Predicted 3D model of an 88-nucleotide RNA (c-di-GMP-I riboswitch aptamer) from Candidatus Desulfopertinax cowenii. The sequence was found by an Rfam model in a public genome assembly. Its mean pLDDT, the model's own confidence on a scale to 100, is 86. The organism belongs to Candidatus Desulfopertinax, within Bacteria.
C1' cells in the first nucleotide's frame, strides 16, 4: 500500500416499537429498547436516488379538495471521503 473480516482484545453505533419534546409533514432530539452494522464515522445547493409539501403556482369548490414545486428532510439506498483492531 492492496485485499479480507475466520479467530482475538478493547470497545463503538442502534432498526422496529413505547414515552417525552420540536415540526405542517417528512423527519429530528432525549430516555427505554436492540433489528442489525467493520465504517450504521463524516458529507445531501455545488454526484445519482428517495421522502414530505408549509409557502408558492395552477385547477375545481359551499366548506374544502386535487395537481406541480424544496428553500424542508433521508448518510441504516448507492456514492464520495477519512479511519480503529486483526489476518493475508
Nucleotide at each position: 500500500u492492496a485485499c479480507c473480516g475466520a479467530c482475538a482484545a478493547a470497545g463503538g453505533c442502534a432498526a422496529a416499537g413505547c414515552c417525552a419534546g420540536c415540526g405542517a409533514a417528512a423527519g429530528c432530539u432525549g430516555g427505554c429498547g436492540g433489528c442489525g452494522c467493520a465504517a450504521a464515522g463524516c458529507u445531501a445547493c455545488a454526484g445519482g436516488g428517495g421522502c414530505u409539501a408549509a409557502g408558492g403556482c395552477g385547477g375545481g369548490u359551499g366548506a374544502c379538495c386535487c395537481g406541480c414545486u424544496a428553500c424542508g428532510c433521508c448518510a441504516g439506498c448507492c456514492a464520495g471521503u477519512u479511519g480503529c483492531c486483526g489476518g493475508u